Context: one part of a larger RNA
Parts: sequence; C1' cells; structure tokens
RNA sequence: UGACGGGGGCCCGCACAAGCGGUGGAGCAUGUGGUUUAAUUCGAAGCAACGCGCAGAACCUUACCACCUUUUGACAUGCCUGGACCGCCACGGAGACGUGGCUUUCCCUUCGGGGACUGGGACACAGGUGCUGCAUGGCUGUCGUCAGCUCGUGUCGUGAGAUGUUGGGUUAAGUCCCGCAACGAGCGCAACCCUUGUCCUUAGUUGCCAGCACGUAAUGGUGGGAACUCUAAGGAGACCGCCGGUGACAAACCGGAGGAAGGUGGGGAUGACGUCAAGUCAUCAUGGCCCUUACGACCAGGGCUACACACGUACUACAAUGGUAGGGACAGAGGGCUGCAAACCCGCGAGGGCAAGCCAAUCCCAGAAACCCUAUCUCAGUCCGGAUUGGAGUCUGCAACUCGACUCCAUGAAGUCGGAAUCGCUAGUAAUCGCGGAUCAGAAUGCCGCGGUGAAUACGUUCCCGGGCCUUGUACA
Repeated sequence: UGACGGGGGCCCGCACAAGCGGUGGAGCAUGUGGUUUAAUUCGAAGCAACGCGCAGAACCUUACCACCUUUUGACAUGCCUGGACCGCCACGGAGACGUGGCUUUCCCUUCGGGGACUGGGACACAGGUGCUGCAUGGCUGUCGUCAGCUCGUGUCGUGAGAUGUUGGGUUAAGUCCCGCAACGAGCGCAACCCUUGUCCUUAGUUGCCAGCACGUAAUGGUGGGAACUCUAAGGAGACCGCCGGUGACAAACCGGAGGAAGGUGGGGAUGACGUCAAGUCAUCAUGGCCCUUACGACCAGGGCUACACACGUACUACAAUGGUAGGGACAGAGGGCUGCAAACCCGCGAGGGCAAGCCAAUCCCAGAAACCCUAUCUCAGUCCGGAUUGGAGUCUGCAACUCGACUCCAUGAAGUCGGAAUCGCUAGUAAUCGCGGAUCAGAAUGCCGCGGUGAAUACGUUCCCGGGCCUUGUACA
C1' cells in the first nucleotide's frame, strides 16, 4: 500500500422487512447429470453451466458409430499432357461409384500461342469440428451503470509511498458547494443520440371525414374537404426557471403555483482502471504439437430422440373470481413473389378445389383473447383436469419405421394448492389475456417483440446477501 475481521462509523441496492404471484408435490415439454450404447459428437460447471452455443437433429445439418468406397484428394495455386465442357443412354450397385456406348467439337489470336471448363500424370502441397482458451488475437460473461480509476507539476517522507481523492454539507453520481499544500488534467458520472408523453408549423395518399352534396340493404362508397385522427420531417417545451420555507449569504433540500409533463418525466442504447490464468482453438483468425492410403474425403444406414434414476428451467392443471354453449365489443406491432392469399364450393375438422387482389398506410395473413350479456353445471376426481392408449385421417417433404406437426372418434391417468427450502416483482410494474416475428419445406410450452385488463405493499434499516467511503487490528501478500 492492499486484502481480510463472527472490529467500529456513515450510506446504498426487491438485500431484508411489508405485500402479490410462483418454484419445490402431479402430468407433460425441454436442458443437464448419471446409466446404457457400436455411437448415444463436442463444448458450457456456484452466483456468472443446466429452454445455454442450437433463430428450429426425419435425410441434409453432423462434427459420432458400424459398413461400402477413395488417395494430389470434396476445396486452392503452380508444372506436363489430352480433350471443349455440358448433356443423354445401358448394365452392376443401397448409394458413392465402376464399366461401356451415343451426341457435341468453345472463346481470343500477331497462327507462335493464350483463356475458361474438363479427363489423366508426377510432385510441391491441399485437408483436419485433431490437442493446447494455461501460448494468443478478436469477441463475450461477471463484479456493475457500482462510482470509482489515474496522471502532470508542486509539497511531505531515507524509502515503499502519501497528498490531491481526506474533512463539513449535499447528490442517483469523485454530483456540486465550502474548507484545505496543493494546483490542474484525463478515463468514467451527467449531457449530446433513439423512443415515448403535450403543443405548433409544413405536407395530404394508399390514411382521415367536421361541415356541404350524391348514393346504398350496408360501408368515406362517390363528388368534395384539409378541420380532426393519423402518418413523418422540422420546431417549441422542463431549467429548481418562478413563489415561500430550511440551510453557511453556498451547494442543495422541502412545500406551492403554472404546466401534457417537476426536480435524471418513463424506457433504451451507452459498461472507466481492472478482477475471475472466467468462457470460446467447434464462428473466425492464429503460434506450437500431432495425422497424411488417414485423425483427410465420399456414400447409404444408424445415432445425437436410449431410460431403474437425480437436478435445473418452463407449460398445463388441481376448478364456481370456474367449465361448457349461444350472442355482442375493442388493439398494437409485424410479415408477404419459388410469397401472403380473400370470396365461393366440398369436408364434422385438420384441410382440399377453384381463384380475385396485393411488390402492399391500398390487397392478404387476420373472426384478437381475457371482457360483456344470456343459459346451464352445484362441489363431485365432477360437464374439473387432460396425460396415456386404440382406430380413422390431413399436411409438408425423395422419404414421417426408428423420429414430424395437426385433425376427428373413442379412451379418460396423476392431480383436491404442494415438506425442508427457495425465486421474481416498487407502476402501466407484478399478475393475467391474446397477437406477431426470426429460424424454417415441415416441426415451439423456447426465444425476441406487441398491445389488452390491471393490483397490493414499503413502518423501517436491527438482522441475511452484495456493494461504496472513512477509520481500526493483523503473525496474511
């Protein structure tokens, strides 16, 4: 100087407390451990691994296994040599591929040759998701959006170092003020950026419809309008600016007015010096080591989907604040040309047929659901719950056996609110309800977004956890 303390002081954070809803019990989905296996590819390991890499394993992917094949190679450059290449057919084979046949006769040219494509040959080499993340770059997690981390000069100290950065206040903040052997400065904080909340201006189609007309069974449907909503560009607005109080006449804090918004208005992007030899050699790049008729490459099949068990994360429930049936209402944000697909017809349905429109503020996906009204069920393993299984189908796709999703009929399991323990959340939040998108042929209860309905509680900081500053002890570095 740090680190640590079941030392002290001050102060924060859904850290506790106060509340609301969960997990831990059930079924199922998914990941992991373990076990099994020819293989169940590999990585991730307290927080910060475990719906993680995977924004999507039937083949492919795929790295794994057993089998069939191959050796200048599936891919790149260079050398020699032949031919256009491509395409088609036959046989063998699971295919890769092997054997044979047919067709065709490229472009430029100074006529020497050159170029692209392709067959053969020898060698340099290719290739490796093989090892080392404890050799590395890059990227990322975490402490933590915590308020810290440093430097120059000066001063103090023999020196390591100290001072500044400590102190008195204050703040979300090393934020600001005052004081001070310090004076300044840098990286962080804040602001500048995006979005949302109010208003104004400009613009008015594909969006809008107040007033004036026309028209319809009905609809901004039509003329028209530019007000309103909205769209999308520019501006205004919030600064403790104003008033009162407290305070050291400071910084600031408390209350009030005005205001759409008030003290950082809400949300996002943004992550200092560093820590964990944290993670990643399997995104990529890369040193070293290793393989080179194989640890490279190709193929069809299997596996990654196994299952006495254990754990994590979700979904659905156990019902009446509910289930079922009928009727009625209101979003936002997205996506669409090998695409989204209306209406109509067929089917109980998944879906099928035909096909208008739309490169989309125009058309489509697309009837949002919870909600409201009416009826019924009356506390039961039930008209709760839907697992499992049997049968019949639909769709995608060469192909749904291993191993897809969905539909219909039948079946109707566990489950009556969950031990010890444990998680999230402070407001348009939790809880609850549906909708969309990426990936994608198909395949979400996951992920990323969107809106609808919409709470309770916070006395307080003694305690648990994590963190910041000062101080103290130390046989630790």